[in-house]
Context: one part of a larger RNA
Molecule: small-subunit ribosomal RNA, 3' major domain
Organism: Treponema sp. canine oral taxon 246
RNA sequence: UGACGGGGACCCACACAAGCGGUGGAGCAUGUGGUUUAAUUCGAUGAUACGCGAGGAAUCUUACCUGGGUUUGACAUCAAGAGCAAUGUUAUAGAGAUAUGGCAGCGUAGAAAUACGGUUCUUGACAGGUGCUGCAUGGCUGUCGUCAGCUCGUGCCGUGAGGUGUUGGGUUAAGUCCCGCAACGAGCGCAACCCUUACUACCAGUUGCUAACAGGUAAAGCUGAGGACUCUGGUGGAACUGCCGGUGACAAACCGGAGGAAGGUGGGGAUGACGUCAAGUCAUCAUGGCCCUUAUGUCCAGGGCUACACACGUGCUACAAUGGUUGCUACAAAUCGAAGCGAAGCCGUAAGGUUAAGCGAAUCGCAAAAAGGUAAUCGUAGUCCGGAUUGAAGUCUGAAACUCGACUUCAUGAAGAUGGAAUCGCUAGUAAUCGCACAUCAGCAUGGUGCGGUGAAUACGUUCCUGGGUCUUGUACA
Numbered sequence: 001u002g003a004c005g006g007g008g009a010c011c012c013a014c015a016c017a018a019g020c021g022g023u024g025g026a027g028c029a030u031g032u033g034g035u036u037u038a039a040u041u042c043g044a045u046g047a048u049a050c051g052c053g054a055g056g057a058a059u060c061u062u063a064c065c066u067g068g069g070u071u072u073g074a075c076a077u078c079a080a081g082a083g084c085a086a087u088g089u090u091a092u093a094g095a096g097a098u099a100u101g102g103c104a105g106c107g108u109a110g111a112a113a114u115a116c117g118g119u120u121c122u123u124g125a126c127a128g129g130u131g132c133u134g135c136a137u138g139g140c141u142g143u144c145g146u147c148a149g150c151u152c153g154u155g156c157c158g159u160g161a162g163g164u165g166u167u168g169g170g171u172u173a174a175g176u177c178c179c180g181c182a183a184c185g186a187g188c189g190c191a192a193c194c195c196u197u198a199c200u201a202c203c204a205g206u207u208g209c210u211a212a213c214a215g216g217u218a219a220a221g222c223u224g225a226g227g228a229c230u231c232u233g234g235u236g237g238a239a240c241u242g243c244c245g246g247u248g249a250c251a252a253a254c255c256g257g258a259g260g261a262a263g264g265u266g267g268g269g270a271u272g273a274c275g276u277c278a279a280g281u282c283a284u285c286a287u288g289g290c291c292c293u294u295a296u297g298u299c300c301a302g303g304g305c306u307a308c309a310c311a312c313g314u315g316c317u318a319c320a321a322u323g324g325u326u327g328c329u330a331c332a333a334a335u336c337g338a339a340g341c342g343a344a345g346c347c348g349u350a351a352g353g354u355u356a357a358g359c360g361a362a363u364c365g366c367a368a369a370a371a372g373g374u375a376a377u378c379g380u381a382g383u384c385c386g387g388a389u390u391g392a393a394g395u396c397u398g399a400a401a402c403u404c405g406a407c408u409u410c411a412u413g414a415a416g417a418u419g420g421a422a423u424c425g426c427u428a429g430u431a432a433u434c435g436c437a438c439a440u441c442a443g444c445a446u447g448g449u450g451c452g453g454u455g456a457a458u459a460c461g462u463u464c465c466u467g468g469g470u471c472u473u474g475u476a477c478a
Base pairs, nucleotide, nucleotide: 001478002477003475004474005473007472008471009470010469011468012467013466015462016461019426020425021424022423023422026317027316028315029314030313031312032311033310034308035307042053043052064303065302066301067300068299069298070297073126077125078124079123080122081121082120083119084118087104088103089102090101091100092099093098107116108115109114128292129291131290132289133288137286138285139281140280141279142277144275149188150187151186152185153184154183155164156163157162168179169178170177194269195268196267197266199237200236201235202234203233204232205231209226210225213224214223215222240263243257244256245255246254247253319419323378324377325376326375327374328373329372336365337364340359341358345354346353347352385416390411391410392409393408394407395406396405432454433453434452435451436450437449438448
């Protein structure tokens, strides 16, 4: 100087407390361990692995296994030699890769020789490797932590390591600001600048809107028309402790108030200092070294990654009446759409099919929002709760749903009576609850990323648990 302490002081955080809803019990989905297997490819493993890499394993993907092929190679460049346009199509054998044939087809310049360009074969340099090492590395990422810290120049102090500044008194979300001080300044962080949301003015009105004036309908901005309103989207304004009162040290600041759409960082996002964990990644990529080179490369078919006594994590659905079922009825936002979204009609109980309008979309479509409202029914039951499992029949995608897809209908109707010890999330448009969309994607979502609808309770407080910051103290630790 650090680190540590079941030392001290001060402070903070959904850290506790106060509340609300969960997990842990059931069934299923998904990931992991284990076991099994020819293979169940590899990585991630306290917090910081386990719906993680994977934004989607039937083939492909695919790295694994079995079997069948191949060796200048699936891919790149060059040299030498030999041949031929390239290429398209087709037959046979085969699981295919591939092998052997047939047919068509003959580049550019030049009169030609030839040159250029392309392609096949042979040979040689070489290619190739998701092989090893993340403890050789770059890059990227997690975590402490959006915590308020981490440093430097000069000066001063100390023999020196170092200290001071950065400590102290206040204050703040903040090393934020003020005052003081052997310090005076500065940098990286904080804050602000950026995006979004909340209010408003101006400008602009089509595909959006409709107050006034007309027309018109079963109804309807449907039509003329209009820019008022909503909205869209561009440029501005607006919030700064600016104003008032109090407290304070005449400071910084804090408390209350006014006005205001918004008040003290208005809400949310992006943004992550010096560093820590030899943290993670050689399988995104790049890369040193090592290893393989008739194989650890490469091509193909089938299988596997989907196994199943079991254990754990994360979720979904429930156990019901604040509910289930049936009919009628209302209100979003944000997206996406041409190898696409696909209306209306017709067929089918339905998944869906058929035909096909419109739309490269403020114009057309996906699109029905759901919880909600209303009427009826069920009456506390393993039930009209719950839907696992299984049987049958189908639909769709795709070359192909056996291993191994999703969905529909009929039948079947398991566990489950609110869950032990323990444990998680959340402080406001939040939790809880309800649907909608998107990425990936031929098909496949209870996961992920967004969007809106309905919409709470509680916080006395900081003694305790956990983590963190500052100062101080002890130490046989570095």